A computed fold for a 526-nucleotide part of an RNA from a fermentation metagenome, annotated as large-subunit ribosomal RNA, domain I. Its mean pLDDT, the model's own confidence on a scale to 100, is 83. Rfam family: Bacterial large subunit ribosomal RNA. Gene Ontology terms of the family: structural constituent of ribosome and ribosome.
Context: one part of a larger RNA
RNA sequence: GGCAUACGGUGGAUGCCCAGGCACCGAGAGGCGAAGAAGGACGCAGCGAGCGGCGAAACGCUCCGGGGAGCUGCAAGCGAGCAUUGAUCCGGAGAUAUCCGAAUGGGGGAACCCGGUGAGAGAGAACUCUCAUCACCCGAAAGGGAGCGAACCGAGGGAACUGAAACAUCUAAGUACCCCGAGGAAGAGAAAUCAAAACGAGAUUUUCCAAGUAGCGGCGAGCGAACGGGGAAUAGCCCAAACCAUAGAAAUAUGGGGUUGUGGCCAUAUCAAUAAAGCAGUAUCAAGUUUCAGGGGAACGGGACUGGAAAGCCCGGCCAUAGGAAGUGAAAGCCUUGUACCUGAAAAGAUGAGAUAGUGUGAGAUAUGAGCCAGAGUACUGCGGGACACGCCACCCCGCAGGAAGCAGGGAGGACCACCUUCCAAGGCUAAAUACUACUCGGUGACCGAUAGCGUAUAGUACCGUGAGGGAAAGGUGAAAAGGACCCCGGAAGGGGAGUGAAAUAGAACCUGAAACCGUAUGCUU
Numbered sequence: 001g002g003c004a005u006a007c008g009g010u011g012g013a014u015g016c017c018c019a020g021g022c023a024c025c026g027a028g029a030g031g032c033g034a035a036g037a038a039g040g041a042c043g044c045a046g047c048g049a050g051c052g053g054c055g056a057a058a059c060g061c062u063c064c065g066g067g068g069a070g071c072u073g074c075a076a077g078c079g080a081g082c083a084u085u086g087a088u089c090c091g092g093a094g095a096u097a098u099c100c101g102a103a104u105g106g107g108g109g110a111a112c113c114c115g116g117u118g119a120g121a122g123a124g125a126a127c128u129c130u131c132a133u134c135a136c137c138c139g140a141a142a143g144g145g146a147g148c149g150a151a152c153c154g155a156g157g158g159a160a161c162u163g164a165a166a167c168a169u170c171u172a173a174g175u176a177c178c179c180c181g182a183g184g185a186a187g188a189g190a191a192a193u194c195a196a197a198a199c200g201a202g203a204u205u206u207u208c209c210a211a212g213u214a215g216c217g218g219c220g221a222g223c224g225a226a227c228g229g230g231g232a233a234u235a236g237c238c239c240a241a242a243c244c245a246u247a248g249a250a251a252u253a254u255g256g257g258g259u260u261g262u263g264g265c266c267a268u269a270u271c272a273a274u275a276a277a278g279c280a281g282u283a284u285c286a287a288g289u290u291u292c293a294g295g296g297g298a299a300c301g302g303g304a305c306u307g308g309a310a311a312g313c314c315c316g317g318c319c320a321u322a323g324g325a326a327g328u329g330a331a332a333g334c335c336u337u338g339u340a341c342c343u344g345a346a347a348a349g350a351u352g353a354g355a356u357a358g359u360g361u362g363a364g365a366u367a368u369g370a371g372c373c374a375g376a377g378u379a380c381u382g383c384g385g386g387a388c389a390c391g392c393c394a395c396c397c398c399g400c401a402g403g404a405a406g407c408a409g410g411g412a413g414g415a416c417c418a419c420c421u422u423c424c425a426a427g428g429c430u431a432a433a434u435a436c437u438a439c440u441c442g443g444u445g446a447c448c449g450a451u452a453g454c455g456u457a458u459a460g461u462a463c464c465g466u467g468a469g470g471g472a473a474a475g476g477u478g479a480a481a482a483g484g485a486c487c488c489c490g491g492a493a494g495g496g497g498a499g500u501g502a503a504a505u506a507g508a509a510c511c512u513g514a515a516a517c518c519g520u521a522u523g524c525u526u
Base pairs, nucleotide, nucleotide: 001525002524003523004522005521006520007519008518009517015511016476017475020448021447022445023444024443025442026441027440028439029437030436031148032147039100040099041098042055043054044053046078047077050074051073052059061094062093063092064091065090066089070082071081072080105114106113107112115134116133117132118131119130120129121128122127136145137144138143152183153181154180156178157177163170167218193201194200205232206231207230208229209228215223216222236429237428238427239375243256244255245254246253247252261407262374263373264372265371266369267368268367269366270365271364278361279360280359282357283356284355285354288351289350290349291348294343295342296341300316301315302314303313305312317334318333319323325337326336327335380402381401382400383399384398385397386396390414409424410423411422412421413420463470464469483510486497487496488495489494
């Protein structure tokens, strides 16, 4: 020096564990904000640095309700107090709520500086302080707006990498991203729709099929429907105009009327009739239901069995609309919290049978009429672009130029024309079925278990960066601190006794404690 064995050190794997995560389900809620939000700064406690709470009325104030013995947050300790005249705590409604921040009197390098006006305090003119008020946009005023917010939604803009084994049409993709706007959903929506030759269907949305079909495509890469059928959910309405009335010189305004593929108005003729039930919105009220605290809630003992400890084991009982679960010194239906079941609100919110009020409807029909009306710089055409699965056409949208008809009218049926069929554009509203989850409550898991699971078992912290931004590590004594009084060595750290404990090789660098690595002892060997 090597090997082996034993015992240690170091180290923190492994096992066990859960305080934290992940995914989903059901229900709720789907907003907050000039009555000053979101988010912060600075303060507030007897001793207070951090987190949490609160705001100069500052670890809190008032009232209402719950609750019932302890309490002064995490968080010990000292000190000082509070509480059955009901505290702490839980729920509801209020009060207070510094400064910054949309930030809004003016300014500003956020949390600071400086004002005007009115009223007031200080002997108070100067000066200081207190209260109120003073930004901008829309609006006659009343009033409204602004800013923030996870995803979902509509709209205006809109890439590239990439793929095509290069690359330009194409693709990626109308994706990412930017901007605007809204709601609890949004958007769409009551046919100028589809069909197919029929006795057709009948708003929109969404899903399954149709179908990777028909098609599109440097016919490459790729892109990719619809008709029709089966489901979910169902709901339909209102204007403009003709005409009438009122006001007006008129334009026009208000009211009536009317809303459809044929209808309406008007005129004429005939019939019915003079307005009730019912129905549908709206507003107010409202039994009840429900959310936000709670309350009641069955049933076990023994053992001289083991053990530190019984819930384990043995013996004998009991409850069960409760044998889900968690805790308790190991493994508990009957010890604790609970669970099944029953029950509960002064206040606030949601919903709401129904009641009342008012509005609309109900409230005309038929026939005749070459009388009037029925959405114009519109439809359409040319050119250019976009969107449609469609890169050529039809349809739809936009730009430029041109530019109709008027019901004897007009659009569509994938160039175009005719016939036929079908529908009525150029005004508007519309629940449900659908999308999402920052947030609240409850629940579930062939989800993770500390290099996992969120980045975080709390942290957007420490740290890095001028900045935008990037971004960690770090869990476990024990049932209980019973956290080692006292003695000894030492300056201390640390250790040896003693003591606690079931255990101290559980001693806080604390469960288990692998390996690498470092030792000590012994044996063998060189």